[in-house]
RNA sequence: GGCCUUGUAGUUCAAUGGAUAGAACAAGCGUUUCCUAAACGUUAGAUCUAGGUUCGAUUCCUAGCGAGGCUAC
Numbered sequence: 001g002g003c004c005u006u007g008u009a010g011u012u013c014a015a016u017g018g019a020u021a022g023a024a025c026a027a028g029c030g031u032u033u034c035c036u037a038a039a040c041g042u043u044a045g046a047u048c049u050a051g052g053u054u055c056g057a058u059u060c061c062u063a064g065c066g067a068g069g070c071u072a073c
Stems, first nucleotide, its partner, number of pairs: 001071007010025004018055001027043005048064005
C1' cells in the first nucleotide's frame, strides 16, 4: 500500500427501518445494620464524525477517523 471485520452508558452486550435506544455489572443517593459488606429501592449516564437514501436510520449506502486481522514490497 491492498483486502476483510468492527465502532451503542465507565465495562460487557442487546436493539436488523417505526420507541422514551434496553439489560447486567460498575457509579451516586436512600432503607436496613453499632459499623462495613451483602440485600432491597431509586437516580444519572451512550448510538465515532460528515454527507446520502427514506415519510422515518443504531440499522442501508459513501467518505473520513479509530481498533483488530490477512496479505504484498